Predicted 3D model of a 1519-nucleotide RNA (small-subunit ribosomal RNA) from an uncultured prokaryote.

RNA sequence: AGAGUUUGAUCAUGGCUCAGAACGAACGCUGGCGGCGUGCCUAACACAUGCAAGUCGCACGAGAAAGGGGCUUCGGCCCCGAGUAGAGUGGCGCACGGGUGAGUAACACGUGGGUAAUCUGCCCUCGAGUGGGGAAUAACCCAGGGAAACUUGGGCUAAUACCGCAUAACAUCCCGACCUUGCAGGAGGAUGGGAUCAAAGCCGGGGAUCGCAAGACCUGGCGCUUGAGGAGGAGCCCGCGCCUGAUUAGCUUGUUGGUGAGGUAAUGGCUCACCAAGGCAACGAUCAGUAGCCGGCCUGAGAGGGUGAUCGGCCACACUGGAACUGAGACACGGUCCAGACUCCUACGGGAGGCAGCAGUGAGGAAUUUUGCGCAAUGGGCGAAAGCCUGACGCAGCAACGCCGCGUGGAUGAUGAAGGCCUUCGGGUCGUAAAAUCCUGUCAAGUGGGAAGAAAUCCGAGGGGGUUAAUAUUCUCUCUGUCUGACUGUACCACCAGAGGAAGCCCCGGCUAACUCCGUGCCAGCAGCCGCGGUAAUACGGAGGGGGCCAGCGUUGUUCGGAAUUAUUGGGCGUAAAGGGCGCGUAGGCGGCCCGGCAAGUCAGUUGUGAAAUCCCUCGGCUCAACUUGGGAACUGCCUUCGAUACUGCACGGCUUGAGUCCGGGAGGGGGUAGCGGAAUUCCCAGUGUAGCGGUGAAAUGCGUAGAUAUUAGGAAGAACACCGGUGGCGAAGGCGGCUUCCUGGACCGAUACUGACGCUAAUGCGCGAAAGCUAGGGGAGCGAAUGGGAUUAGAUACCCCGGUAGUCCUAGCUGUAAACGAUGGGUACUUGGUGUAGCGGGUAUCGACCCCUGCUGUGCCGAAGCUAACGCAUUAAGUACCCCGCCUGGGGAGUACGGUCGCAAGGCUGAAACUCAAAGGAAUUGACGGGGGCCCGCACAAGCGGUGGAGCAUGUGGUUCAAUUCGACGCAACGCGAAGAACCUUACCGAGGCUUGAAGUGUCGGCGACAGCCCUGGAAACAGGGUCUUCCUUUCGGGGACUGCAGUCGAGGUGCUGCAUGGCUGUCGUCAGCUCGUGUCGUGAGAUGUUGGGUUAAGUCCCGCAACGAGCGCAACCCUUACCCUUAGUUGCCAACGGGUAAUGCCGGGAACUCUAGGGGGACUGCCCGGAUAACGGGGGAGGAAGGUGGGGAUGACGUCAAGUCCUCAUGGCCUUUAUGUCUCGGGCUACACACGUGCUACAAUGGGCGACACAGAGGGUCGCAACGCCGUGAGGCUGAGCCAAUCCCAAAAAAUCGCCCUCAGUUCGGAUUGGAGUCUGCAACUCGACUCCAUGAAGUUGGAAUCGCUAGUAAUCGCGGAUCAGCAUGCCGCGGUGAAUACGUUCCCGGGCCUUGUACACACCGCCCGUCACAUCACGAAAGUCGGUUGCACUCGAAGUCGCUGAGCUAACCCGCAAGGGGGGCAGGUGCCUACGGUGUGAUCGAUGAUUGGGGUGAAGUCGUAACAAGGUAGCU
Repeated sequence: AGAGUUUGAUCAUGGCUCAGAACGAACGCUGGCGGCGUGCCUAACACAUGCAAGUCGCACGAGAAAGGGGCUUCGGCCCCGAGUAGAGUGGCGCACGGGUGAGUAACACGUGGGUAAUCUGCCCUCGAGUGGGGAAUAACCCAGGGAAACUUGGGCUAAUACCGCAUAACAUCCCGACCUUGCAGGAGGAUGGGAUCAAAGCCGGGGAUCGCAAGACCUGGCGCUUGAGGAGGAGCCCGCGCCUGAUUAGCUUGUUGGUGAGGUAAUGGCUCACCAAGGCAACGAUCAGUAGCCGGCCUGAGAGGGUGAUCGGCCACACUGGAACUGAGACACGGUCCAGACUCCUACGGGAGGCAGCAGUGAGGAAUUUUGCGCAAUGGGCGAAAGCCUGACGCAGCAACGCCGCGUGGAUGAUGAAGGCCUUCGGGUCGUAAAAUCCUGUCAAGUGGGAAGAAAUCCGAGGGGGUUAAUAUUCUCUCUGUCUGACUGUACCACCAGAGGAAGCCCCGGCUAACUCCGUGCCAGCAGCCGCGGUAAUACGGAGGGGGCCAGCGUUGUUCGGAAUUAUUGGGCGUAAAGGGCGCGUAGGCGGCCCGGCAAGUCAGUUGUGAAAUCCCUCGGCUCAACUUGGGAACUGCCUUCGAUACUGCACGGCUUGAGUCCGGGAGGGGGUAGCGGAAUUCCCAGUGUAGCGGUGAAAUGCGUAGAUAUUAGGAAGAACACCGGUGGCGAAGGCGGCUUCCUGGACCGAUACUGACGCUAAUGCGCGAAAGCUAGGGGAGCGAAUGGGAUUAGAUACCCCGGUAGUCCUAGCUGUAAACGAUGGGUACUUGGUGUAGCGGGUAUCGACCCCUGCUGUGCCGAAGCUAACGCAUUAAGUACCCCGCCUGGGGAGUACGGUCGCAAGGCUGAAACUCAAAGGAAUUGACGGGGGCCCGCACAAGCGGUGGAGCAUGUGGUUCAAUUCGACGCAACGCGAAGAACCUUACCGAGGCUUGAAGUGUCGGCGACAGCCCUGGAAACAGGGUCUUCCUUUCGGGGACUGCAGUCGAGGUGCUGCAUGGCUGUCGUCAGCUCGUGUCGUGAGAUGUUGGGUUAAGUCCCGCAACGAGCGCAACCCUUACCCUUAGUUGCCAACGGGUAAUGCCGGGAACUCUAGGGGGACUGCCCGGAUAACGGGGGAGGAAGGUGGGGAUGACGUCAAGUCCUCAUGGCCUUUAUGUCUCGGGCUACACACGUGCUACAAUGGGCGACACAGAGGGUCGCAACGCCGUGAGGCUGAGCCAAUCCCAAAAAAUCGCCCUCAGUUCGGAUUGGAGUCUGCAACUCGACUCCAUGAAGUUGGAAUCGCUAGUAAUCGCGGAUCAGCAUGCCGCGGUGAAUACGUUCCCGGGCCUUGUACACACCGCCCGUCACAUCACGAAAGUCGGUUGCACUCGAAGUCGCUGAGCUAACCCGCAAGGGGGGCAGGUGCCUACGGUGUGAUCGAUGAUUGGGGUGAAGUCGUAACAAGGUAGCU
């Protein structure tokens, strides 16, 4: 620091996901040790049991018992226990410490201030004092009540308990008056007078004086009272900071303020009376939801975000609600009272209780510990002290919950052991890993030793100092000694023995580090995202191996990060989400130039604070670390104070350039109002006139003989204003178009003068706002939702046609939305240009106009820089900046629901969530496609000729059948295809019978011998059994080798599967003209350019132009063949001239001319000429030539496409099989047959058939062969066998043609199927199942529906010939020649193809994509008669305890008066009033749950119906 994921690829937008860190965690697997931490996040749910707050006898009175001892008259008494225990009065503490986070959005908290508005026990310092009296009351005793808790009455007594009195000021209050000071209601100081208010004793020491003694007295300590100050603590007030919701917008009556009073420690509506009517709120009041706050903690580069466990500060709470008492302090966790809920006890009358203290229990939950030890340390309470108390705390226990440390061994060790796994079978790997050898000794175990934490207090001894009359007492300092440890026999140390007791978890497709085998076969499963799995899965499961971390490892959850994905740092809004429809204007924000002033912001210095801990740096302590200690830094903040004054701000003064006003002009569909006009449409009346009109792709509905349409004249009505008219004008937008009148808004130009910042923007608000729609009243010609009819169609609730109502128009009002768009908010300034246009002006020139130059304002186009993801924008910015407003944050759900608000309604505005997806979307690129466009090819159409489709037969296929009908091929591009030849064989299929190292091949080993051949028996044969016959080479004579069969073994075999694992080969687009590369250039990039363009060609063929220049594979050419010529060579071919010969023939001699054969050359290249065109290629015509513009034909098939075909040619991975899926044999089948299709043959006849006669080829084949002649047979053929290994001989007759005769339109002298009979040939064998011949038979068929095929010249058509295969068997296939046409205007259309361009939502690429209803399943949500519950407002009611007020006739020790009785004062009970908790009644609000039914939405595999959208998507689409 980034990465994956939208696409065929690209860039950008945008979401989702991952890698990091963290945790009070939980779960899964696993688990050796130690240290330090941490441990109910859920039910502030309920709690059994124990403990968690007491202490003081030096404040006070009283005061046991058990037990022991003694005495005894046995009743008891005395002493010790003991002034002890326990209790009481009293003092202090119990308000600390500990727990929890329910409540609380608040001065609760944080921070900084204020208190001139306050309090403060214990503690410290200082001053003064502590005198003298009184009356009670617990305990105790007696008597009662009660189950208990507890309680009543009477009596006795003490105090540091209580109450008067005295004294008293520097205290408090009042009066007077002075000084200092303050912003302040005042504060401080000094002073005079008056009033008021205190106290308590206890414990030591001394023994001069007095006293009988106690004591007085002196002295010390503790205490008490009062005052001043301090420290620490607390209360109250204020500035600032402090969550979410506006689908919460208004809230408030003690409310806001004042006066007075009360109350408090203290200010204050804190409370009350009266007066006033205020106070808060868009800078968010009120309401609702959520929440303890902070230091900090986690994360982050930071800014931030999240969080508020442990530690620390503050707050709040203590079963729930209310209340006060006591006290320095509480409205009090382990106090009180009341009410409520719950639990427990009960004798039913009544009582008791509060773990959110420490343990512990139940419950809840994914989940959180021991009913431990100790006060040894630290701290706290009480005490003079010893000491007591202390679940605070210190320790231990449990838990891998976290962090940190250590170990599970080290070294050597190669035959690279065994074994596992993989394998190309060679080997590789686990792997120096193990074993083995040599070592070490951490931890654990055992044995032994053994700390620190402890220093004090106290006590003992010594010394110094203070107090004092004192060497007493006492206080203090110092030295020394003794005592004290829960943890703990722990840490630590030593010894002992021996590698011994100690490794797992996750992952291995990409992200992301780590790969193979097996199993499985869209199953089982995995998955964080993308995605894996349908028979070769590095993605599932196992194994081996590897990677990562390690006493842990993974998973889940949560937070931050990455995420610049809420953007202050640090984003955006033309098309990706996003500019408000437009204006006016309020608050707010922002704001021109100059002078001086102030100093709020700002900047700089300073003061205080920012607790400690934490973080950071550094030094130390535990062996290290975690942990911990000291010091420092930091705490980015707030406050104080002194300065600075550039900028902002504030107030004053000035200026004119921003803004505005006055004046003069012209332009304009700007708005409103009244009137007028003509053309057209329709209707009405009349005339002329007659059969149609109208409408469409074509029709029909419709209108018309009752006279339409057409035409003429007249009339009526309503609406809209042709031409001008224009990216021309005006307006803020919507919008505005005949002419005239009146009223009226704005902009622009030109000029002075004036005001003097008056400005910009604009939340809320107000107004305007197309069309449609609504209300009321008019109006209604045309058009025309709805609707009727006619067509179209599978349907057609549409498109088309004929009608037609609302509406469209006017008036008044409402609605308030649009793709209200420039999809672009407004303002200001700045930034190269070119060219139009509208309005106004200036200059030059002119008599004038035009032209030309130029300024301002508006409106267009093209383009520089710049910007942009690109497209594009570009002085009218989407550039560069500033100011203000609006808006966005993935897609769907959804602009929906609910709520609110506006509206008559329709509906508008505001505007979610659940759920669901891993994308949705933008721009551009390359393709593909289009019922888009342009250009151009092809037997593509057209023009022709002949066929197929109908018949019979042949052949292939489907289907069916069968024991088997072996298998493959399936649009073109399967179907006379593999198969260039199925009777057996072939043969792969079926049945039956055999074999198992096998039918063939190979290595090795053993022994035996030849093998083969022949014969016999069984058998269908294979085979089995028997018989006969019988080796070769070499040799050192032992043997060795070759060959054959037998036995064993390694292994063979498979036409078994997978052509979707493959090679090779092939088909096809297509012999179409294309497909690419290098360098350069352009583009962020995919890519483009080149290859496009203008011409031309059969051609990306060539030329020109051009940011391209070149090149490759293709095209063409080179190759073969054919057409002409020359040359060479003449046998088997040829025969012109010469000779010979025959019935005849190159038959012979000979010849080398010709034909021919087969070698080598030539020839054709737009080379030449002409017209036209020219930049050039090229094109048209012509000459010559055998051939002319690639002469004809062939071979040759670019990059690629179709997972095209082939595992049955061959090769080959994997799988399967091994007495069988191998192999041998016989027989059968592949030849079946209701039927369907393809390809053919033969025909239907006279351009023919039959018979006869008679011509002319080419290319082939032949010794396992072709076979002449001759003879036989009607014939197939037979017999014979010359010749020929072939330019020699043979196959071999070419046929159509030509000539002659017959047939005369008929199912025939056409046609030959079928069937009967008789034969021939091949072959081991023609039954299933061959071909051919002869005789007889003589079927369908009279030119073929829809549809469809081939062919452009030596072609089609027609005629025969040959060959491969082959024993035999072609109508097929491959070749050969003979005869030999017709037509092509042309490219509109069908099919296929090429190039350019355009649109695209397609990319598996139109056989694409995709929408909605319906049906089914499922999920969440809304509505709903209602029902249930939570919270809460208002009104009324009830009114516990309690404070306060009033009363207080009952009761009443202290003080006062009084001789007393009694009275006074004060108090108490009781009563009552205000307030008020819980409760009750009524009525609202709000939130939630649920609800028959209902509504839409999401998702789901191949469901149904249609085809809406994407191409002109077949009616452009959208709003």
Description: Its Rfam family is "Bacterial small subunit ribosomal RNA".